[in-house]
Context: one part of a larger RNA
RNA sequence: GAUUGAACGCUGGCGGUAUGCUUAACACAUGCAAGUCGAACGGAAACGAUACUAGCUUGCUAGUAGGCGUCGAGUGGCGGACGGGUGAGUAACGCGUAGGAAUCUACCUAAUAGUGGGGGAUAGCCCAGAGAAAUCUGGAUUAAUACCGCAUAAUCUCUAUGGAGUAAAGGGGCCCUCUUCUUGAAAGGUUUCGCUAUCAGAUGAGCCUGCGUAAGAUUAGCUAGUUGGUGAGGUAAAAGCUCACCAAGGCGACGAUCUGUAGCUGGUCUGAGAGGAUGAUCAGCCACACUGGAACUGAGACACGGUCCAGACUCCUACGGGAGGCAGCAGUGGGGAAUAUUGCACAAUGGAGGAAACUCUGAUGCAGCAAUGUCGCGUGAGUGAAGAAGGCCCUUGGGUCGUAAAGCUCUUUUAUGGGGGAAGAUGAUGACGGUACCCCAAGAAUAAGCACCGGCUAACUACGUGCCAGCAGCCGCGGUAAUACGUAGGGUGCGAGCGUUGUUC
Numbered sequence: 001g002a003u004u005g006a007a008c009g010c011u012g013g014c015g016g017u018a019u020g021c022u023u024a025a026c027a028c029a030u031g032c033a034a035g036u037c038g039a040a041c042g043g044a045a046a047c048g049a050u051a052c053u054a055g056c057u058u059g060c061u062a063g064u065a066g067g068c069g070u071c072g073a074g075u076g077g078c079g080g081a082c083g084g085g086u087g088a089g090u091a092a093c094g095c096g097u098a099g100g101a102a103u104c105u106a107c108c109u110a111a112u113a114g115u116g117g118g119g120g121a122u123a124g125c126c127c128a129g130a131g132a133a134a135u136c137u138g139g140a141u142u143a144a145u146a147c148c149g150c151a152u153a154a155u156c157u158c159u160a161u162g163g164a165g166u167a168a169a170g171g172g173g174c175c176c177u178c179u180u181c182u183u184g185a186a187a188g189g190u191u192u193c194g195c196u197a198u199c200a201g202a203u204g205a206g207c208c209u210g211c212g213u214a215a216g217a218u219u220a221g222c223u224a225g226u227u228g229g230u231g232a233g234g235u236a237a238a239a240g241c242u243c244a245c246c247a248a249g250g251c252g253a254c255g256a257u258c259u260g261u262a263g264c265u266g267g268u269c270u271g272a273g274a275g276g277a278u279g280a281u282c283a284g285c286c287a288c289a290c291u292g293g294a295a296c297u298g299a300g301a302c303a304c305g306g307u308c309c310a311g312a313c314u315c316c317u318a319c320g321g322g323a324g325g326c327a328g329c330a331g332u333g334g335g336g337a338a339u340a341u342u343g344c345a346c347a348a349u350g351g352a353g354g355a356a357a358c359u360c361u362g363a364u365g366c367a368g369c370a371a372u373g374u375c376g377c378g379u380g381a382g383u384g385a386a387g388a389a390g391g392c393c394c395u396u397g398g399g400u401c402g403u404a405a406a407g408c409u410c411u412u413u414u415a416u417g418g419g420g421g422a423a424g425a426u427g428a429u430g431a432c433g434g435u436a437c438c439c440c441a442a443g444a445a446u447a448a449g450c451a452c453c454g455g456c457u458a459a460c461u462a463c464g465u466g467c468c469a470g471c472a473g474c475c476g477c478g479g480u481a482a483u484a485c486g487u488a489g490g491g492u493g494c495g496a497g498c499g500u501u502g503u504u505c
Stems, first nucleotide, its partner, number of pairs: 001505002004502001006501005013377006019370002021335001026333003030330003035078003040075002043071002047069002050065007085288003094213007103205002108201002111198005116150001118148002126139005156165003170193006179186003215259002221251003226248008263285004267278004290311005313324004341367001343366003349363001350361004380410004390401004416441005424432001449494005454475003460489005470477002
């Protein structure tokens, strides 16, 4: 000199834009953050419309009708593996880069073929019961795109190449030309969304390898599933991945093992560069979700707002037993030098479900708070010597603040008041927002500080103090004329900031 997710002191007008718990991966009250589909299903708790019935207060109450709009709870499907957070762990194929072969891939796209015929349950509802509750038990009954056989089937799987095995589900709209009942429906026709099998693509994921990836030798030896083989098991898949047997290997001064530290990268800061430091925001990958362990479901998890077990903690309890997990968004306590609102909206972009309408979305878009950074603008302009008053200095002549002020003539950025008023939205739909922006009005009006002045280092005098009080980054000032302390006047630097402290180069 540059830098900063900064903090502190003094001061503080506006706007754009970005950023905002670096500490306790400490504990969390409250609300919200993942639902959706009635065009899969049986149904009908609530609301509404309509019709009917009863009472009447004449438009209200009660009832009936799943017939209609819809729909709580339930079965079922898809999604809760994305999005969002954090960096505890990890020195590792974790990350970066370049390759590889023994794999899987829901939804999506293309292609081929099929979608026949049956069955038994079960939730809900109802009845009964246990319990303080959470919840649970028994009985009866019921549906499906839930579940299970049968048929059919190969380019699929297995194979001894003879053969054997393996699938499916229906829903919605429209139409009666033919058949049957004759209102219109059923079989049927047509169309659409699905379903099953196989193959291919796309996307995503798993696995293996070369090289690179911080410190300590005051850590020198480490290793028995350890290293390799055979066989078996296991996985979507290669492999000691696991097991039985056999062999005795494998790693290491080119630093094994051990110890402490640390998420990695694109990048960021600095520097002429080489390098050094760093890994906030944004983007990619990884790991974690109160602590430890485990699997289930599923295309995908060993799953932040799923399950089970154990532990610590908190809460409820009728003492028998239960409930919980903010490192999601806000917010609270605590810690700390220190870090924001318990806001608005799904209008846009994207995501989930749905045929769609739409619903959900603390992702996201916005608003609020903070000079935390950065960029821009303003706090007036011209004229004005009686060099006013006043302050300070003085050799008492004067000098200086100083064209500075006042006065005169202007302007209105900004602020204030009034009026108009977007784009963002391809048909509708705007949270932001009466916002940005534009026009008009009056009036210099609403708007300057901070540090320093001995040398380094731009800028000096007076008074007070008297090795005291104090200053100080280094050298050093202060013991009676201190340009170094304190105050004043003057000056210098930067300016909505300035200075101090910390960090890095």

The part of an RNA shown here (small-subunit ribosomal RNA, 5' domain) has 505 nucleotides and comes from an uncultured delta proteobacterium. Rfam family: Bacterial small subunit ribosomal RNA. RNAcentral holds the full RNA, with entries from ENA and SILVA.